[in-house]
């Protein structure tokens, strides 16, 4: 001092919950892409425990031991480094060199090899080690591993220590030699010969065994020091025996830590005991004999996985995951079995044997085993050199020097990780150049960034110097200690020399110069960071949501930014985030979740009280908890990784203590529970037995054509007599009313009466027992319908079926029939929306009110409802809780796939019960909210319907469209809202199309340069012109503003894109509505206001309201009509008073009218009503309740319409898609379709004659009058720039005449012929006139249209455009009806409320077969493989056990021959690996065909569901259908409308 918790993205039109998938963060022995200066420290085959060349990893000891060799001593020969001495020489005068000279004896050559001695080598005997160390993780789920005990059930070299010995003999046998086998490995046989090697034999301090007398039980020596020898000694190092220790193990155990129950049974040496064997030891370990036990739901045996820990990543912890490196343990060492040795193995680098494989062989018979260090190949996405030293550290021998050591220490390779430095730093603004970077073109970023200038040297580079790792060791020397005669040894202490693989490395100075050193990933959100150009649902991205279809901050570049940085991103694995398995910390009414219901063993929990115990609990000390590592505190390396030093800490024992509470014994109490007494109310069971209405069937009677059935029909019944009625009968089933959110039961469920048995329940009184209680896995028992078996029964109803209908079909829905079933009796079957979707049992938390039981009227038990705290994600739940708590049980953990498949098990069957997974989705889902929508409901408008008037739809024509046709017949409008529409007017022009002919800086615009007396007009040729060439004439232009030449920028496009777009319109719709700020509610979306009653044309206004207000829209201003007044009085007007054919003219200014300004209407007045608000109703008044009309058009919908009125973005075209010209075309014509006109006639045609308008128009005009002409129209020509003239005679009307119901005296197409007019022109393709011509058509089929008062309908009139050219439009005025009960339908359109699986919004959504692709899976005749087992047979090697006629040194016995004991071989048996044979298990591949499932592009058949989804869904269960499904039997509301009836509330 050790102190810690972050979220976001995705379901929807939004919300909120539920809920799943994804992302940020950390780590890795990683690998995979780009890129790559340096250093320290650390990791490095995670795969084939696949298979290995080639080295090398365990060897040592002559002081054990007999040998052999080589070399020294030895002779002759060289004669070096040192050491003595010091002539001299440098000169700092006390140091350094350093000649001769002794002296040393290192080395070189040659010899003898005879002996002793002395060093070294070798090969053997012998010891000791080799059982360590080092690898590897195959098996193994187990006493394997952690931890904590026990071993009176044990061992234990080498070390330490103590006590005692170490006496005295023998036989051997390698090596060796001499013969021989073999190819080799490796032997055979003879002959010798040590020893610390092998045997007796003595001692016996101890041991050990014992009958307590005694019996058994060991050993080895070597060096050294003394020394002529020999003897004794003495020191060291061994050796033997026994005791202790340390140290290592062995056994035995409590607890502890994987998955599956779709593995519930398992076990015969299996549990146990006695004897024996066996071994260090205990023990079924073994072995006979007994007994029949053991383990298992606390999970046994099976099967799959897996080495266990210390610790490691993560996590705020709890946890979770992992088990490289370091450390501890265990397990293998080609596979499989076995022993041997030996203190310690059943042994990695030993041995036997058996399998596989791989060399070598002379074929006969041999070697071998890197999961040791390097390496090789194989295998993989992937892992290093066949390196250096034994300086340190540690191990092995050895008395020691030493030797040996791939242990270990170094080193090399690799960004594999950590952790540390660099790649420069300061100054610097013409904000330089550059940019294939952008831009509004002005500029702006890169950017102080560069460039210049001043600095610095860390790494790098050059050249010097240079550690520490090294001592407690060796070797000389010294000095000392203790004991002994003395030495030798042993110890201590000092001095000198010597030992480094790394490595001339760290480190230090130094020399060079900014010179030699920066990438990666990203840039829509999350998530930090944006712009261009290219593409154009293509290329691509992509973790999720999702980007891309001509303007892509998403794809590919590029420029700019941003994040990390010698790394960056990818990609795979955990932990997190994820309270997303919930102990900490979650659910279960409707999202996934309460078992259909009791009863109940095992477990779990448990009432008050006293005592005791201490097992849980708490407290203290004690042991353990290794090291490392994690944390704290401190040092060392420049720091930091990294390492060192010191301290806390989990657990888990053991002792002592404490007794509140839990447990355990005892004891007691009564409130829990139960048991008795008296009462009660019930469709509780279950068995008999009887009742009456009702269908229906037989008998008979009456009767007579129908019945019956449906939305309308038909199938059917009926003249052989039904239906109907009347009487009798017969049989089965079911019990009207009462009757009820009445009542009983665990539930499922129980309804007619009566009687028997028979169970539980409430209430009450008092006695009683004495906690006997709750729950409840496994287990039993009950459990609606349908269904199954036997056997009955069978009226009515009814799956199936049959037949009629509906219908595109109609395997349904109606409808006639009608089998199984539906009723009984046994017996299965076990399910349902077995629901309150709500387990059960106790406590405890306002009230208010029905109803059923009891009862003393306190109250207790039940069923309902409204309702407060409190809950819920809302919805709702509220003492009958889904509130607050406690026990016990059952269930859940995206959605599909599936309650499917295999295994089980249970079932007669049909099925139940259990119950996944591939693989496919980024959702599935709940409550609520906003709209929309319904073959949902209410309320309300509207020429919506109804009343009513007229029309289209038929005919003829005009006129637009559409098809069709051409060379073209431009283009656009397309339901409503296209279609007498853009077009308020296509002979040329127009005009856009088309054919032919022409121009290309252009028809037209700016700009540049250059020329000008030349422009336009006229005139001739050529041509269809357009234009080309002449000639004329004149005067726009001369500051060149005209014109022509020429250059390029440009111009030009009615080309394309109304889905890039502006402005412009249409419709909903002149519908009444749509909104917003403050407040309140709601967790939110949102809601309130804007809703409800009233009342309006109106969201118009009142009331009442948690709302008050407000703003766009209604209203209202505005315009004109209609009364009046005032002012004004010509071109109008004309009462009066003159005139006069005539307001013509004087005159008037009252009238009319024209035109400016007022007024006037306001639900003001009265009356009823009524809270008001209004509403009826009346009076005045020109008008009366918005007086008529008109303009005016909220927020919005429809990617609505228009790029051809205009503007406009991108794209396209440029001697053409642009300009000019002629001549055609938009005028075609089988057919179809809209909107009109004119008719079809008497309410009328026609002739004649009269009568009244108003809007408006005219000089490019409008034309009176006159004359021509039958007329169209011509000629001539006053007036008028217009209240003057003129267009302009209105028609319908009235009056008269005729016509007489008929294709006409209606009707007027269409032809034919001659005219008038406008115009350069009238063929294509104009109007109008005139004579003739006389078609259809006799009121129009299904449908369908306008119109509500000056309206319809009828009837003329004017304008616009325009040379002409309306039956189209747009206006005027004239005459002038009918009807409206109403709001049931039909269209549209508000508000309000319910429903919803719709939000692109019902032209939604969406389900099933079929048929194609593609993907996983099940079944399957079978067929391949493996994996543990069992029965049998065969049986290597080996330990044990028997055993003989083979063999044998040491002992024994005998004088020897031999014998004997014990060994050896041999053969017998047990046992047993491997190997065979069978029949089953159980996993895995793989299989013709098949079965469902998933997912695909816009395929096919239907419409199951979502709304009352059009026949309400749904659930069990049976039947049947091409599919959805349809239909019976029960059920449920998670059904909508509408009455009722009940309760609530007020």
């Nucleotide at each position: 001092u050790a102190u810690u918790g972050a979220g976001a993205g995705u379901u929807u039109g939004a919300u909120c919950c539920u809920g799943g998938c994804u992302c940020a963060g950390g780590a890795u022995g990683a690998a995979c892409g780009c890129u790559g200066g340096c250093g320290g420290c650390a990791u490095g085959c995670c795969u084939a425990a696949g298979a290995c060349a080639u080295g090398c990893a365990a060897g040592u000891c002559g002081a054990a031991c007999g040998a052999g060799g080589u070399g020294g001593c030895c002779c002759a020969u060289u004669g070096a480094a040192g050491u003595c001495u010091g002539a001299g020489u440098g000169c700092u005068u006390g140091c350094a060199c350093a000649a001769a000279g002794a002296u040393g004896g290192a080395u070189u050559u040659g010899g003898a090899u005879u002996u002793u001695c002395c060093a070294c080598c070798u090969a053997g005997u012998g010891g000791c080690a080799a059982a360590c160390g080092g690898g590897u993780g195959a098996g193994u789920a187990a006493c394997a591993c952690g931890u904590g005990g026990g071993u009176u059930a044990c061992c234990u070299g080498c070390c330490u220590u103590u006590a005692a010995g170490u006496u005295g003999g023998g036989g051997a046998u390698a090596a060796c030699a001499a013969c021989u086998g073999g190819a080799a490995a490796c032997g055979g046989u003879u002959g010798a010969u040590a020893a610390u090697a092998c045997c007796g034999a003595a001692u016996g301090u101890g041991c050990u065994c014992u009958a307590c007398g005694g019996a058994g039980u060991a050993a080895a020596g070597a060096a050294g020091c003394c020394c002529u020898u020999a003897a004794a000694g003495c020191u060291u190092c061994g050796c033997u025996u026994a005791g202790a220790g340390a140290u290592g193990g062995g056994c035995c155990u409590g607890c502890g830590g994987c998955g599956u129950a779709u593995u519930a049974g398992u076990u015969a040496g299996u549990u146990g005991g006695u004897g024996g064997g066996g071994u260090a030891a205990u023990g079924g370990c073994c072995u006979a004999c007994c007994a029949a036990g053991a383990c298992g739901g606390c999970g046994a045996u099976g099967c799959g996985u897996a080495g266990c820990c210390g610790a490691a990543c993560u996590g705020a912890g709890a946890g979770g995951u992992u088990a490289a490196u370091c450390g501890g343990c265990c397990a293998c060492a080609c596979u499989g079995g076995g022993a041997c040795u030996g203190a310690g193995a059943c042994a990695c680098g030993g041995c036997c044997c058996a399998g596989a494989c791989u060399c070598c062989u002379a074929c006969g018979g041999g070697a071998g085993a890197c999961a040791g260090c390097a390496g090789u190949u194989a295998g993989g996405a992937a892992u290093a050199u066949u390196c250096g030293u034994c300086a340190a550290u540690g191990g092995g021998g050895g008395a020691a020097a030493c030797c040996c050591u791939g242990a270990a220490c170094g080193a090399g390779c690799a960004a594999u990780g950590c952790c540390g430095c660099g790649u420069g730093a300061g100054u610097g603004a013409u904000g330089a150049a550059g940019g294939c970077c952008c831009u509004a073109u002005g500029g702006g970023u890169u950017g102080u960034a560069a460039a210049a200038c001043u600095c610095u040297g860390u790494u790098g580079u050059u050249a010097a110097g240079a550690a520490a790792g090294a001592a407690u060791g060796g070797u000389a020397g010294a000095a000392u200690u203790a004991g002994g005669a003395a030495a030798u040894g042993a110890g201590u202490u000092c001095u000198a020399c010597u030992u480094g693989a790394c490595g001339g490395u760290a480190c230090u100075u130094u020399u060079c110069a900014a010179g030699a050193a920066a990438g990666c990933c990203a840039c829509g959100a999350c998530u930090a960071a944006c712009u261009a150009c290219g593409u154009g649902c293509c290329a691509g991205c992509a973790g999720u949501c999702g980007c891309g279809g001509u303007a892509a901050u998403a794809c590919g570049u590029a420029g700019g930014u941003g994040g990390c940085g010698a790394g960056c991103g990818u990609u795979a694995u955990c932990c997190g985030g994820a309270u997303u398995u919930a102990u900490u910390g979650g659910g279960c009414g409707u999202a996934a979740a309460g078992c259909g219901u009791g009863c109940g063993c095992a477990g779990g929990c448990g009432g008050c009280u006293u005592a005791u115990u201490a097992a849980g609990u708490c407290u203290a000390a004690g042991a353990u908890u290794a090291a490392a590592g994690c944390c704290c505190g401190g040092a060392g390396c420049u720091u930091a990784a990294c390492u060192c030093c010191g301290g806390u800490u989990c657990g888990u024992c053991u002792u002592a203590g404490a007794a509140a509470c839990u447990g355990g014994u005892a004891g007691g109490c009564u409130u829990g529970a139960g048991u008795a007494u008296g009462g009660u109310a019930g469709a509780g069971g279950c068995a008999a037995a009887c009742g009456g209405a009702a269908u229906u069937c037989c008998u008979a009677g009456u009767g007579u054509a129908g019945c019956g059935g449906u939305g309308g029909a038909a199938u059917g019944c009926g003249u052989a007599g039904a239906u109907a009625u009347u009487a009798g009968g017969a049989g089965g089933a079911a019990c009207a009313c009462c009757a009820g959110u009445g009542g009983c039961g665990a539930a499922g469920g129980c309804g007619g009466u009566u009687u028997g048995c028979u169970g539980g329940g409430c209430c009450a009184u008092u006695a009683c027992u004495g906690a006997c209680g709750c729950u409840c896995a496994u287990g039993c028992a009950c459990g609606a319908a349908a269904g199954c078996g036997u056997g009955g029964g069978g009226a009515g109803c009814a799956a199936a079926u049959a037949g009629g209908a509906u219908u595109a079909g109609a395997u349904a829905c109606c409808c006639u029939a009608g089998u199984a079933g539906u009723c009984c009796a046994c017996g299965c079957c076990g399910u349902a929306a077995a629901c309150g979707a709500u387990g059960a049992g106790u406590a405890c938390u306002a009230a208010g009110u029905g109803u059923c039981g009891g009862g003393u009227u306190a109250c207790c038990g039940g069923u309902g409802c409204u309702g407060a705290a409190g809950u819920u994600a809302a919805c709702a739940c509220a003492u009958u809780a889904a509130g607050u708590a406690c026990u016990c049980c059952g269930c859940c953990u995206g959605a599909g796939u599936a309650g499917u498949a295999c295994g089980g098990u249970c079932g007669c069957a049909a099925g139940g019960c259990u119950g996944a997974a591939a693989c496919u989705c980024a959702a599935a889902g709940g409550a609520a909210u906003u709209g929309a929508c319904g073959g949902g409901c209410a309320c309300c408008c509207g020429c919506a319907c109804a009343a009513g008037c007229g029309g289209u739809g038929g005919a003829g024509c005009a006129u637009g469209c559409u098809g069709u046709u051409u060379a073209a017949u431009u283009c656009g409008a397309a339901g409503a809202u296209a279609c007498g529409c853009g077009a308020a007017g296509a002979a040329c022009c127009u005009u856009a199309c088309c054919u032919a002919g022409a121009c290309u800086u252009g028809a037209c615009a700016u700009c540049c340069u250059u020329g000008g007396c030349a422009a336009a007009g006229c005139c001739c040729u050529g041509g269809a012109a357009a234009c080309a060439g002449g000639g004329u004439a004149g005067a726009g232009g001369u500051u060149a503003u005209c014109c022509g030449a020429g250059u390029g920028a440009c111009a030009g496009g009615u080309g394309g894109u109304g889905c890039a777009u502006g402005g412009u319109u249409g419709u909903c719709g002149u519908c009444a509505g749509c909104u917003c700020g403050u407040g309140u509610c709601g967790u939110g979306a949102g809601a309130u206001g804007u809703u409800u009653g009233g009342u309006u044309a109106a969201g118009u206004c009142c009331a009442a309201u948690a709302a008050c207000g407000a703003g766009c829209g209604c209203a209202a201003c505005c315009c004109u009509c209609g009364u009046c007044u005032u002012c004004a009085g010509u071109u109008g007007c004309u009462a009066a008073c003159a005139u006069u054919u005539a307001g013509u003219u004087g005159a008037g200014a009252a009238c009319u009218c024209u035109g400016a300004a007022g007024a006037g209407a306001c639900u003001g007045c009265c009356a009823g009503u009524g809270u008001a608000a209004g509403c009826u109703g009346g009076a005045g008044g020109a008008a009366g309740g918005u007086g008529g009309g008109g303009a005016u058009g909220a927020c919005g919908u429809c990617a609505a319409a228009u790029c051809a009125u205009c503007a406009u973005g991108c794209c396209c075209c440029u001697u053409a898609c642009g300009u000019c010209u002629a001549g055609g075309g938009c005028u075609a014509c089988a057919g179809g379709c809209g909107u009109g006109c004119u008719a079809c006639a008497a309410u009328g045609g026609c002739c004649g004659a009269u009568a009244c308008a108003a809007c408006g128009a005219g000089u490019c005009g409008c034309a009176a009058c006159a004359u021509g002409g039958u007329a169209a129209c011509a000629u001539g020509a006053a007036g008028c720039u217009a209240a003057u003239c003129u267009c302009u005679u209105a028609a319908a009307g009235u009056c008269g005449g005729u016509c007489c119901c008929a294709g006409u005296c209606c009707g007027g197409a269409u032809u034919g012929a001659g005219g008038u007019c406008u115009g350069c022109a009238a063929c294509u393709c104009g109007a109008c006139c005139u004579c003739a011509u006389g078609a259809a058509g006799u009121u129009g089929g299904a449908a369908u249209u306008g119109c509500u008062a000056g309206u319809a309908a009828u009837c003329c009139c004017g304008a616009a455009u325009c040379a002409g050219a309306a039956u189209g439009u747009c206006g005027g005025g004239g005459u002038g009806a009918a009807u409206a009960c109403g709001u049931u339908c039909c269209c549209g359109g508000g508000u309000g409320u319910u429903g919803u699986a719709c939000a692109c919004a019902c032209c939604g959504c969406c389900c099933g077969u079929c048929a194609c692709g593609c993907c996983a899976u099940g079944g399957g005749a079978g067929u391949c493989u493996g994996u543990a087992a069992u029965a049998c047979c065969u049986a290597a090697a080996g330990u044990c056990g028997g055993u003989a006629g083979c063999c044998u040194a040491a002992c024994c016995c005998g004088c020897a021959a031999g014998g004997g004991a014990g060994g050896g071989g041999g053969c017998c048996g047990c046992c047993u690996a491997a190997g065979g044979u069978a029949g089953g298990a159980c996993a895995g591949g793989u299989g013709a065909c098949u079965g469902g499932g998933g997912u695909g592009a816009a395929g096919u058949c239907g419409u199951a569901a979502c709304a009352a989804g059009g026949u309400a869904u749904c659930c069990c269960u049976a039947c049947g259908g091409g599919a959805a499904c349809g239909u019976g039997g029960g059920g449920a509301u998670g059904g909508a409308u509408c009455a009722c009836c009940u309760c609530c509330u007020u």
Small-subunit ribosomal RNA from a mouse gut metagenome, 1546 nucleotides, folded computationally.